Context: one part of a larger RNA
RNA backbone atom coordinates (compact mmCIF):
# COMPACT_ATOMS: atom_id res chain seq x y z
C1' N A 1 0.00 0.00 0.00
C1' N A 2 -2.49 -3.98 -1.96
C1' N A 3 -5.84 -8.72 -1.55
C1' N A 4 -9.94 -11.59 1.32
C1' N A 5 -15.84 -16.70 0.49
C1' N A 6 -14.58 -12.92 5.72
C1' N A 7 -16.58 -10.84 10.59
C1' N A 8 -17.71 -6.77 14.02
C1' N A 9 -19.02 -1.60 15.25
C1' N A 10 -21.56 3.16 13.05
C1' N A 11 -24.37 4.55 9.11
C1' N A 12 -27.29 3.42 4.45
C1' N A 13 -30.23 5.62 -1.58
C1' N A 14 -30.84 2.79 -6.78
C1' N A 15 -28.72 -0.12 -10.59
C1' N A 16 -26.03 -4.24 -13.15
C1' N A 17 -22.55 -8.51 -12.34
C1' N A 18 -20.70 -11.88 -9.27
C1' N A 19 -20.64 -14.50 -4.27
C1' N A 20 -22.86 -16.70 0.00
C1' N A 21 -21.43 -22.83 6.33
C1' N A 22 -14.25 -21.42 5.73
C1' N A 23 -16.95 -24.31 11.99
C1' N A 24 -19.77 -30.39 14.01
C1' N A 25 -17.54 -36.38 7.07
C1' N A 26 -22.54 -33.41 13.84
C1' N A 27 -28.01 -35.43 14.14
C1' N A 28 -31.77 -34.46 10.74
C1' N A 29 -39.09 -34.04 11.03
C1' N A 30 -41.41 -32.40 5.93
C1' N A 31 -41.96 -31.66 0.46
C1' N A 32 -39.44 -32.80 -3.57
C1' N A 33 -34.30 -34.78 -6.25
C1' N A 34 -34.85 -41.23 -12.03
C1' N A 35 -37.58 -42.19 -14.78
C1' N A 36 -39.16 -44.32 -19.42
C1' N A 37 -40.92 -47.80 -23.38
C1' N A 38 -48.31 -50.02 -24.90
C1' N A 39 -45.02 -50.03 -32.03
C1' N A 40 -41.62 -56.32 -27.34
C1' N A 41 -46.29 -60.20 -25.33
C1' N A 42 -49.72 -61.22 -20.83
C1' N A 43 -54.06 -59.87 -17.43
C1' N A 44 -57.70 -56.67 -14.55
C1' N A 45 -61.01 -52.61 -15.33
C1' N A 46 -63.21 -50.66 -19.41
C1' N A 47 -63.98 -47.96 -24.29
C1' N A 48 -59.89 -45.25 -25.48
C1' N A 49 -57.42 -44.68 -21.42
C1' N A 50 -55.75 -46.01 -16.74
C1' N A 51 -52.93 -49.78 -13.85
C1' N A 52 -50.37 -54.27 -12.10
C1' N A 53 -46.77 -57.83 -12.80
C1' N A 54 -42.92 -60.17 -17.15
C1' N A 55 -39.43 -57.76 -20.84
C1' N A 56 -35.97 -53.65 -22.71
C1' N A 57 -33.14 -49.38 -21.57
C1' N A 58 -31.47 -45.63 -18.22
C1' N A 59 -30.84 -45.21 -12.22
C1' N A 60 -21.94 -45.88 -13.41
C1' N A 61 -24.47 -39.63 -16.21
C1' N A 62 -26.01 -35.27 -14.09
C1' N A 63 -25.82 -33.05 -8.77
C1' N A 64 -22.98 -32.91 -3.35
C1' N A 65 -18.82 -33.22 -0.36
C1' N A 66 -13.03 -32.78 0.78
C1' N A 67 -13.03 -37.74 5.79
C1' N A 68 -9.33 -40.52 3.85
C1' N A 69 -5.22 -40.01 0.68
C1' N A 70 2.42 -37.70 0.57
C1' N A 71 1.48 -41.45 -3.58
C1' N A 72 -3.10 -47.81 -5.86
C1' N A 73 -3.32 -40.02 -5.89
C1' N A 74 -2.64 -34.81 -8.85
C1' N A 75 0.37 -32.46 -13.24
C1' N A 76 3.58 -33.46 -17.07
C1' N A 77 6.14 -36.63 -20.58
C1' N A 78 6.29 -41.70 -22.49
C1' N A 79 4.86 -46.62 -23.58
C1' N A 80 2.47 -52.49 -23.98
C1' N A 81 -0.09 -56.44 -22.69
C1' N A 82 -6.66 -54.89 -22.81
C1' N A 83 -12.02 -53.59 -23.07
C1' N A 84 -15.59 -50.55 -24.62
C1' N A 85 -23.75 -50.30 -24.62
C1' N A 86 -25.33 -46.18 -27.42
C1' N A 87 -22.70 -43.54 -32.27
C1' N A 88 -20.13 -44.24 -37.70
C1' N A 89 -18.11 -47.02 -41.82
C1' N A 90 -17.99 -51.38 -44.00
C1' N A 91 -19.11 -57.56 -44.72
C1' N A 92 -22.01 -61.62 -44.24
C1' N A 93 -26.29 -63.59 -41.29
C1' N A 94 -32.07 -64.29 -38.90
C1' N A 95 -33.51 -72.30 -40.40
C1' N A 96 -35.86 -75.75 -37.02
C1' N A 97 -37.64 -77.14 -32.40
C1' N A 98 -38.59 -77.27 -26.36
C1' N A 99 -39.75 -76.62 -21.78
C1' N A 100 -41.01 -72.91 -18.07
C1' N A 101 -42.06 -68.58 -14.39
C1' N A 102 -44.72 -64.03 -13.42
C1' N A 103 -48.79 -61.28 -14.00
C1' N A 104 -53.99 -64.26 -13.22
C1' N A 105 -57.71 -67.93 -10.34
C1' N A 106 -57.88 -70.92 -6.00
C1' N A 107 -56.01 -71.93 -0.92
C1' N A 108 -53.13 -69.97 2.94
C1' N A 109 -50.07 -67.44 7.20
C1' N A 110 -48.87 -62.56 9.02
C1' N A 111 -50.03 -57.04 13.13
C1' N A 112 -46.75 -54.89 9.56
C1' N A 113 -42.84 -55.13 6.69
C1' N A 114 -43.76 -59.51 3.31
C1' N A 115 -44.78 -63.93 2.45
C1' N A 116 -46.04 -69.74 1.39
C1' N A 117 -49.05 -74.48 -1.39
C1' N A 118 -51.49 -75.70 -6.05
C1' N A 119 -52.70 -74.51 -11.27
C1' N A 120 -52.96 -71.82 -15.93
C1' N A 121 -49.95 -68.57 -19.56
C1' N A 122 -47.72 -65.21 -23.97
C1' N A 123 -43.00 -62.34 -25.93
C1' N A 124 -37.91 -58.71 -28.14
C1' N A 125 -37.51 -63.43 -21.53
C1' N A 126 -35.23 -68.71 -21.80
C1' N A 127 -33.35 -73.65 -23.28
C1' N A 128 -31.65 -77.63 -27.32
C1' N A 129 -29.98 -78.79 -32.60
C1' N A 130 -28.32 -76.27 -37.74
C1' N A 131 -25.05 -73.02 -40.18
C1' N A 132 -20.22 -69.95 -39.33
C1' N A 133 -14.29 -65.35 -43.96
C1' N A 134 -14.26 -65.89 -35.96
C1' N A 135 -11.76 -68.07 -31.34
C1' N A 136 -8.28 -72.29 -29.63
C1' N A 137 -4.59 -76.28 -31.61
C1' N A 138 1.81 -77.89 -34.53
C1' N A 139 -2.01 -81.38 -36.90
C1' N A 140 -5.84 -84.74 -36.55
C1' N A 141 -9.85 -81.91 -34.25
C1' N A 142 -12.82 -78.96 -31.25
C1' N A 143 -15.98 -74.12 -29.64
C1' N A 144 -19.36 -70.08 -30.31
C1' N A 145 -25.41 -66.63 -32.71
C1' N A 146 -30.20 -64.71 -34.06
C1' N A 147 -36.13 -61.95 -32.54
C1' N A 148 -39.42 -59.60 -34.22
C1' N A 149 -42.36 -55.20 -34.43
C1' N A 150 -44.64 -50.92 -36.74
C1' N A 151 -47.70 -49.93 -41.61
C1' N A 152 -52.25 -50.82 -46.69
C1' N A 153 -47.62 -50.44 -49.28
C1' N A 154 -43.38 -48.04 -50.02
C1' N A 155 -40.13 -48.19 -46.07
C1' N A 156 -38.52 -47.76 -41.08
C1' N A 157 -36.94 -49.01 -36.65
C1' N A 158 -35.26 -53.31 -33.62
C1' N A 159 -32.02 -58.64 -33.16
C1' N A 160 -26.98 -61.87 -34.31
C1' N A 161 -21.44 -62.73 -35.79
C1' N A 162 -17.21 -60.17 -38.12
C1' N A 163 -13.29 -55.90 -39.17
C1' N A 164 -12.02 -50.67 -38.78
C1' N A 165 -13.12 -45.71 -36.34
C1' N A 166 -14.12 -42.35 -32.76
C1' N A 167 -14.97 -41.04 -27.79
C1' N A 168 -14.75 -43.41 -23.06
C1' N A 169 -11.82 -46.36 -19.62
C1' N A 170 -8.32 -50.15 -17.34
C1' N A 171 -2.61 -50.93 -16.69
C1' N A 172 3.13 -49.29 -16.73
C1' N A 173 6.89 -46.40 -16.26
C1' N A 174 10.52 -41.58 -15.82
C1' N A 175 11.51 -37.02 -13.55
C1' N A 176 8.79 -34.17 -10.36
C1' N A 177 4.95 -32.93 -5.46
C1' N A 178 5.18 -29.99 2.55
C1' N A 179 7.53 -30.84 7.45
C1' N A 180 10.37 -33.54 11.20
C1' N A 181 17.12 -37.11 12.13
C1' N A 182 15.08 -34.49 19.77
C1' N A 183 12.28 -40.88 13.83
C1' N A 184 18.32 -44.85 11.42
C1' N A 185 18.10 -48.97 9.84
C1' N A 186 13.98 -51.18 7.26
C1' N A 187 10.78 -55.39 4.71
C1' N A 188 9.01 -63.12 4.88
C1' N A 189 4.27 -62.30 -0.51
C1' N A 190 9.02 -59.55 1.52
C1' N A 191 13.26 -59.16 -3.98
C1' N A 192 13.87 -62.68 -8.30
C1' N A 193 12.93 -67.11 -10.95
C1' N A 194 10.02 -72.08 -12.33
C1' N A 195 5.18 -75.02 -12.50
C1' N A 196 -0.10 -73.87 -11.23
C1' N A 197 -4.26 -70.45 -11.27
C1' N A 198 -6.72 -65.86 -12.14
C1' N A 199 -8.00 -61.55 -14.94
C1' N A 200 -10.58 -57.41 -20.22
C1' N A 201 -5.19 -57.15 -19.75
C1' N A 202 0.47 -57.07 -17.74
C1' N A 203 1.56 -57.95 -13.12
C1' N A 204 4.07 -62.00 -6.13
C1' N A 205 -2.41 -60.57 -8.37
C1' N A 206 -2.52 -65.40 -5.75
C1' N A 207 -0.76 -70.39 -4.28
C1' N A 208 3.23 -74.94 -4.10
C1' N A 209 8.88 -74.90 -4.68
C1' N A 210 13.75 -72.88 -5.07
C1' N A 211 16.96 -68.69 -4.26
C1' N A 212 17.92 -64.13 -0.33
C1' N A 213 17.37 -61.06 -2.57
C1' N A 214 14.81 -55.48 -2.32
C1' N A 215 14.82 -50.00 0.03
C1' N A 216 18.07 -46.58 2.61
C1' N A 217 22.40 -39.68 4.86
C1' N A 218 20.56 -38.32 -3.26
C1' N A 219 16.94 -39.55 3.75
C1' N A 220 14.52 -45.66 3.59
C1' N A 221 11.30 -46.61 7.58
C1' N A 222 7.83 -44.05 10.81
C1' N A 223 5.55 -39.47 12.98
C1' N A 224 2.61 -34.88 11.51
C1' N A 225 0.15 -32.11 8.06
C1' N A 226 -2.33 -31.89 3.84
C1' N A 227 -7.10 -33.46 -2.19
C1' N A 228 -3.77 -32.67 -6.41
C1' N A 229 -3.94 -29.29 -10.83
C1' N A 230 -5.37 -25.28 -14.45
C1' N A 231 -5.67 -21.09 -11.57
C1' N A 232 -5.85 -16.82 -7.25
C1' N A 233 -3.46 -13.04 -4.60
C1' N A 234 1.38 -10.01 -3.52
C1' N A 235 5.73 -9.00 -6.12
C1' N A 236 9.25 -4.64 -11.53
C1' N A 237 10.79 -9.60 -11.75
C1' N A 238 13.46 -13.37 -8.87
C1' N A 239 9.51 -15.47 -5.87
C1' N A 240 6.43 -16.31 -1.37
C1' N A 241 1.08 -17.24 -0.17
C1' N A 242 -3.10 -20.40 -1.32
C1' N A 243 -6.07 -24.04 -4.14
C1' N A 244 -13.80 -20.74 -2.27
C1' N A 245 -16.87 -19.56 -6.56
C1' N A 246 -15.50 -21.94 -12.45
C1' N A 247 -13.27 -26.31 -15.47
C1' N A 248 -9.53 -31.07 -15.49
C1' N A 249 -8.45 -35.66 -12.45
C1' N A 250 -9.18 -38.20 -7.52
C1' N A 251 -11.55 -40.12 -3.49
C1' N A 252 -16.03 -40.84 -0.81
C1' N A 253 -21.93 -41.17 0.35
C1' N A 254 -24.44 -43.09 8.40
C1' N A 255 -19.25 -46.61 10.27
C1' N A 256 -16.86 -51.21 8.72
C1' N A 257 -16.95 -55.26 5.22
C1' N A 258 -18.78 -57.93 0.93
C1' N A 259 -20.29 -59.38 -3.56
C1' N A 260 -24.73 -59.66 -7.52
C1' N A 261 -26.73 -57.73 -11.97
C1' N A 262 -24.17 -55.16 -15.97
C1' N A 263 -20.43 -52.70 -21.79
C1' N A 264 -19.71 -50.12 -17.39
C1' N A 265 -20.15 -49.97 -10.11
C1' N A 266 -17.85 -53.48 -5.77
C1' N A 267 -22.96 -48.61 -7.08
C1' N A 268 -24.91 -41.09 -2.66
C1' N A 269 -31.42 -41.75 -3.38
C1' N A 270 -29.61 -50.81 -5.08
C1' N A 271 -28.24 -55.89 -2.60
C1' N A 272 -26.50 -58.80 2.05
C1' N A 273 -23.55 -59.00 6.51
C1' N A 274 -21.95 -56.96 11.17
C1' N A 275 -21.54 -52.36 14.81
C1' N A 276 -24.10 -47.50 16.58
C1' N A 277 -27.71 -43.75 16.17
C1' N A 278 -33.22 -42.72 15.79
C1' N A 279 -38.73 -44.58 14.16
C1' N A 280 -42.95 -48.46 14.01
C1' N A 281 -44.69 -53.11 17.02
C1' N A 282 -50.07 -56.91 18.61
C1' N A 283 -42.78 -58.07 21.56
C1' N A 284 -43.07 -62.72 17.36
C1' N A 285 -40.62 -58.47 14.26
C1' N A 286 -40.12 -54.66 11.13
C1' N A 287 -38.13 -49.79 8.49
C1' N A 288 -34.48 -45.87 7.80
C1' N A 289 -29.38 -43.11 6.29
C1' N A 290 -29.87 -34.68 3.34
C1' N A 291 -21.24 -34.68 2.16
C1' N A 292 -28.72 -33.90 -3.76
C1' N A 293 -32.52 -29.03 -3.40
C1' N A 294 -34.83 -26.14 0.26
C1' N A 295 -35.21 -26.22 5.01
C1' N A 296 -34.57 -27.74 11.37
C1' N A 297 -31.80 -28.58 15.84
C1' N A 298 -26.67 -27.68 17.20
C1' N A 299 -21.64 -26.01 16.93
C1' N A 300 -19.70 -20.45 15.55
C1' N A 301 -17.35 -14.39 15.26
C1' N A 302 -20.07 -16.18 10.86
C1' N A 303 -22.93 -17.60 5.58
C1' N A 304 -29.94 -17.03 2.02
C1' N A 305 -36.29 -19.46 0.40
C1' N A 306 -39.30 -25.64 3.41
C1' N A 307 -40.31 -19.67 -4.10
C1' N A 308 -41.22 -20.39 -10.11
C1' N A 309 -40.59 -23.44 -14.44
C1' N A 310 -39.16 -27.30 -17.38
C1' N A 311 -40.10 -21.21 -22.19
C1' N A 312 -34.50 -21.69 -23.32
C1' N A 313 -30.00 -25.29 -22.84
C1' N A 314 -28.71 -29.92 -21.17
C1' N A 315 -29.76 -35.39 -20.13
C1' N A 316 -32.86 -40.43 -19.96
C1' N A 317 -36.74 -43.16 -22.24
C1' N A 318 -39.73 -43.29 -26.33
C1' N A 319 -40.69 -44.54 -34.16
C1' N A 320 -43.14 -40.50 -32.45
C1' N A 321 -46.54 -37.39 -29.50
C1' N A 322 -44.50 -36.96 -24.85
C1' N A 323 -42.86 -37.85 -19.95
C1' N A 324 -39.26 -37.13 -16.55
C1' N A 325 -35.35 -34.10 -14.39
C1' N A 326 -34.46 -28.85 -6.85
C1' N A 327 -29.04 -30.47 -13.50
C1' N A 328 -30.48 -25.86 -15.63
C1' N A 329 -32.89 -21.46 -16.73
C1' N A 330 -34.67 -17.59 -13.47
C1' N A 331 -36.75 -14.85 -9.05
C1' N A 332 -35.71 -13.77 -3.63
C1' N A 333 -32.21 -12.80 0.37
C1' N A 334 -27.23 -10.65 2.26
C1' N A 335 -23.62 -2.96 1.03
C1' N A 336 -20.61 -9.97 1.01
C1' N A 337 -17.52 -8.04 -2.92
C1' N A 338 -16.66 -5.04 -7.87
C1' N A 339 -18.35 -1.45 -11.47
C1' N A 340 -21.83 2.77 -12.23
C1' N A 341 -25.38 6.33 -10.88
C1' N A 342 -27.44 9.44 -7.46
C1' N A 343 -28.39 12.51 -2.89
C1' N A 344 -29.70 18.92 -7.50
C1' N A 345 -27.48 22.76 -11.54
C1' N A 346 -26.95 28.60 -12.44
C1' N A 347 -27.32 33.17 -9.66
C1' N A 348 -27.11 34.96 -4.95
C1' N A 349 -23.53 39.99 0.60
C1' N A 350 -27.82 43.30 4.10
C1' N A 351 -21.34 39.34 4.13
C1' N A 352 -28.42 38.39 7.93
C1' N A 353 -29.69 35.53 11.85
C1' N A 354 -27.38 31.58 15.38
C1' N A 355 -23.07 28.60 16.98
C1' N A 356 -18.06 29.34 17.84
C1' N A 357 -12.77 32.43 18.95
C1' N A 358 -11.23 37.45 20.06
C1' N A 359 -6.94 41.87 21.46
C1' N A 360 -14.61 43.71 21.46
C1' N A 361 -11.66 46.35 16.65
C1' N A 362 -13.05 42.14 14.34
C1' N A 363 -12.42 37.27 12.58
C1' N A 364 -14.83 32.27 10.95
C1' N A 365 -18.89 28.79 9.73
C1' N A 366 -19.54 31.19 4.71
C1' N A 367 -22.60 31.36 -1.67
C1' N A 368 -23.09 27.38 2.61
C1' N A 369 -28.00 29.12 3.88
C1' N A 370 -32.72 31.99 3.14
C1' N A 371 -34.31 34.02 -1.63
C1' N A 372 -34.69 34.36 -7.67
C1' N A 373 -34.64 30.32 -11.68
C1' N A 374 -33.80 26.12 -13.97
C1' N A 375 -33.43 20.79 -14.69
C1' N A 376 -35.70 15.54 -13.43
C1' N A 377 -31.18 11.02 -13.32
C1' N A 378 -33.37 9.09 -9.47
C1' N A 379 -38.37 8.64 -7.33
C1' N A 380 -44.34 8.71 -7.45
C1' N A 381 -48.81 8.20 -10.87
C1' N A 382 -50.18 6.49 -15.89
C1' N A 383 -50.33 4.41 -21.57
C1' N A 384 -47.25 1.51 -24.44
C1' N A 385 -44.69 -2.54 -24.22
C1' N A 386 -39.77 -6.51 -26.25
C1' N A 387 -35.91 -9.86 -28.01
C1' N A 388 -35.15 -14.36 -26.27
C1' N A 389 -38.80 -19.24 -30.75
C1' N A 390 -36.78 -23.01 -34.33
C1' N A 391 -39.22 -24.58 -41.66
C1' N A 392 -45.25 -22.62 -41.19
C1' N A 393 -48.81 -21.87 -37.39
C1' N A 394 -48.64 -22.85 -31.58
C1' N A 395 -45.56 -22.71 -27.53
C1' N A 396 -41.85 -18.00 -22.69
C1' N A 397 -41.05 -19.61 -15.61
C1' N A 398 -38.02 -14.69 -16.11
C1' N A 399 -42.97 -10.65 -16.59
C1' N A 400 -46.42 -6.25 -17.73
C1' N A 401 -39.60 -7.27 -16.38
C1' N A 402 -35.73 -4.42 -19.79
C1' N A 403 -36.68 -0.45 -22.85
C1' N A 404 -39.98 3.71 -24.92
C1' N A 405 -43.43 7.50 -23.51
C1' N A 406 -47.44 12.14 -21.32
C1' N A 407 -48.05 14.56 -16.50
C1' N A 408 -45.92 15.87 -10.82
C1' N A 409 -42.65 17.91 -7.92
C1' N A 410 -36.03 19.58 -6.11
C1' N A 411 -38.83 16.42 -4.51
C1' N A 412 -37.52 10.06 -1.77
C1' N A 413 -31.12 9.96 -0.50
C1' N A 414 -24.80 11.34 3.44
C1' N A 415 -22.35 8.92 7.00
C1' N A 416 -17.29 7.48 9.03
C1' N A 417 -13.24 8.05 10.69
C1' N A 418 -9.36 11.31 11.95
C1' N A 419 -6.27 16.34 13.46
C1' N A 420 1.25 15.52 19.25
C1' N A 421 4.81 12.82 15.49
C1' N A 422 5.38 9.15 11.93
C1' N A 423 0.63 10.91 8.60
C1' N A 424 -3.46 15.28 5.10
C1' N A 425 -6.04 18.44 9.16
C1' N A 426 -5.92 23.10 15.39
C1' N A 427 -8.47 26.21 18.72
C1' N A 428 -11.92 26.24 23.07
C1' N A 429 -13.65 24.53 27.73
C1' N A 430 -14.17 21.08 31.39
C1' N A 431 -10.79 16.87 34.39
C1' N A 432 -5.85 17.33 37.27
C1' N A 433 -0.74 10.68 36.61
C1' N A 434 -8.19 10.85 38.19
C1' N A 435 -11.55 9.92 34.08
C1' N A 436 -9.06 8.14 30.04
C1' N A 437 -6.35 7.12 25.44
C1' N A 438 -2.82 4.03 23.25
C1' N A 439 -0.11 0.52 15.92
C1' N A 440 5.38 2.54 17.78
C1' N A 441 7.13 7.12 20.29
C1' N A 442 4.73 8.11 24.43
C1' N A 443 -0.06 11.67 26.54
C1' N A 444 -2.57 12.88 31.66
C1' N A 445 0.44 15.36 38.65
C1' N A 446 -3.90 23.06 37.14
C1' N A 447 -3.06 26.84 31.46
C1' N A 448 -3.50 18.73 27.70
C1' N A 449 -3.13 20.55 19.68
C1' N A 450 -2.47 13.29 22.04
C1' N A 451 -8.22 12.57 27.49
C1' N A 452 -13.99 14.06 27.64
C1' N A 453 -17.53 17.82 25.20
C1' N A 454 -18.23 21.91 21.76
C1' N A 455 -16.52 24.90 17.14
C1' N A 456 -13.88 24.57 13.38
C1' N A 457 -10.43 21.63 10.09
C1' N A 458 -8.54 16.91 6.58
C1' N A 459 -9.31 12.17 4.43
C1' N A 460 -12.52 8.54 1.82
C1' N A 461 -17.53 8.40 0.83
C1' N A 462 -23.20 4.81 0.38
C1' N A 463 -19.75 3.46 2.66
C1' N A 464 -16.40 4.26 6.82
C1' N A 465 -13.18 2.06 10.72
C1' N A 466 -11.38 -1.93 13.82
C1' N A 467 -9.85 -7.22 13.92
C1' N A 468 -8.04 -11.48 11.62
C1' N A 469 -4.78 -13.92 7.78
C1' N A 470 -1.20 -13.60 3.37
C1' N A 471 2.29 -10.73 0.42
RNA sequence: AGAUGAAUGCUGGCGGCAUGCUUAACACAUGCAAGUCGAAAUGGUGUUUCCAGUGGUGGACGGGUGAGUAAUGCAUAAGAACCUGCCCUUGGGAGGGGAACAACAGCUGGAAACGGCUGCUAAUAUCCCAUAGGCUGAGGAGCCAAAGGAGGAAUCCACCCGAGGAGGGGCUCGGGUCUGAUUAGUUAGUUGGUGAGGCAAUAGCUUACCAAGGCGAUGAUCAGUAGCUGGUCCGAGAGGAUGAUCAGCCACACUGGGACUGAGACACGGCCCAAACUCCUACGGGAGGCAGCAGUGGGGAAUUUUCCGCAAUAGGCGAAAGCCUGACGAAGUAAUGCCGCAUGGAGGUAGAAGGCCCAUGGGUUGUGAACUUCUUUUCCCGGAGAAGAUGCAAUGACGGUAUCUGGGGAAUAAGCAUCGGCUAACUUUGUACCAGAAGCCACGGUAAUACAGAGGAUGCAAGCAUUAUCC
Small-subunit ribosomal RNA, 5' domain from Capsicum chinense, 471 nucleotides, folded computationally. Rfam family: Bacterial small subunit ribosomal RNA. Its family is annotated with structural constituent of ribosome and ribosome in the Gene Ontology. The prediction has a mean pLDDT of 84.